Overview: Model confidence (mean pLDDT): 80 of 100. This is a predicted structure of a 243-nucleotide part of an RNA (large-subunit ribosomal RNA, domain VI) from a Candidatus Woesearchaeota archaeon.

Context: one part of a larger RNA
RNA sequence: UGUUUAUUGUCUGAGGGGAAGGAUCAUUUAGUACGAGAGGAACGAUGACCCCACGCCUCUGGUCGACCGGUUGUCUGAUAAGGCACGCCGGGCAGCUACGCGUGAAGGGAUAAGCACUGAAUGCAUCUAAGUGCGAAGCCCACCUCGAAAAGAGACAUUAGGACACCGAUAGAAGAUCGGUUUGAUGGGGCAGGGGUGUAAGACGGAAGGCAACGACCGUUUCAGCCCGCUGCUACCAACAGU
Numbered sequence: 001u002g003u004u005u006a007u008u009g010u011c012u013g014a015g016g017g018g019a020a021g022g023a024u025c026a027u028u029u030a031g032u033a034c035g036a037g038a039g040g041a042a043c044g045a046u047g048a049c050c051c052c053a054c055g056c057c058u059c060u061g062g063u064c065g066a067c068c069g070g071u072u073g074u075c076u077g078a079u080a081a082g083g084c085a086c087g088c089c090g091g092g093c094a095g096c097u098a099c100g101c102g103u104g105a106a107g108g109g110a111u112a113a114g115c116a117c118u119g120a121a122u123g124c125a126u127c128u129a130a131g132u133g134c135g136a137a138g139c140c141c142a143c144c145u146c147g148a149a150a151a152g153a154g155a156c157a158u159u160a161g162g163a164c165a166c167c168g169a170u171a172g173a174a175g176a177u178c179g180g181u182u183u184g185a186u187g188g189g190g191c192a193g194g195g196g197u198g199u200a201a202g203a204c205g206g207a208a209g210g211c212a213a214c215g216a217c218c219g220u221u222u223c224a225g226c227c228c229g230c231u232g233c234u235a236c237c238a239a240c241a242g243u
Base pairs, nucleotide, nucleotide: 008157009156010155011154015146016145017144018143021051022050024048025047026046027045028044034039052104053103054102055101056100060098061097062096063095067091068090069089070088071087072085073084074083075082076081093229107141108140109139114134115133116132117131163243164242165181166180167179168178169177186238187237188236189234190233191232192231193230194228195227196226197225202221203220204219205218206217209214
C1' cells in the first nucleotide's frame, strides 16, 4: 500500500516455527512370579543424580575502570587534601553472570509392524473381502511462540484519539518500545531507610630511642569519616512554552 476504511482497543486462529525432553542408579514391587534346585524378573510407585532446553539472581561463588581503605614512585613548598601510573594490594552494593536457584508430571486422538474379534468367498477353516477392537520414544493435539496480506483479506467493543516537543527507563546502535509532563513523584536535589568500606581530619594523651629538637607507632573523641546505579518521603530544580 491493500482489505471501499473515520479512529482506537481487545480478540479469533487459517497457517508457520520449536526437540523439550533424554539417560543412569537406588528403594519398593520381591527373594514374589518362574524354577527340582542353583538362581531369579516385570508392570506399577517413590527417590537421587547426570546431560539438554528455557528462565531467574533469594542464597553461594565470580566480576564489579561506581565506591571505601592500605601502600609505592613522582608532582602540587610542608601538614592536610589531591593529580598521574586501572601503579600494586584488601574489600565491595546494584548490574551482568555460573560454579548457584527454579521448571520441563501427566493426558487425548488416528495409526505402523504386529496381535485379535466377528466373518464369507470355499456349509469347514481363515485378522479381511464388508465390518470391529487393541497397538510405538514415531504422527496430530495438548505446551511455548509468530500469525487478518488468511484476496473467502475475519469478529467484537468503542467514538477521540494519535504524532511532534519536553523529563526519563522495566527499552535501546538510529528508529522503535515503555513511563511521565504541574489534576505531577518522570528524572535530578534534599531527608530517611537499607547497604559498602572500616574508625576520617583536628585536638588530647601515650610511645622504643634521643642531650634536645624530634619521633615510626598506639589510644580516646569515633560502629567514625567518605560513598551508593537500591527503596520510601518531599515539588526545591527540570518536565516550560507549544505545534
Annotation:
NCBI's taxonomy places the organism under Archaea, Nanobdellati, Candidatus Woesearchaeota.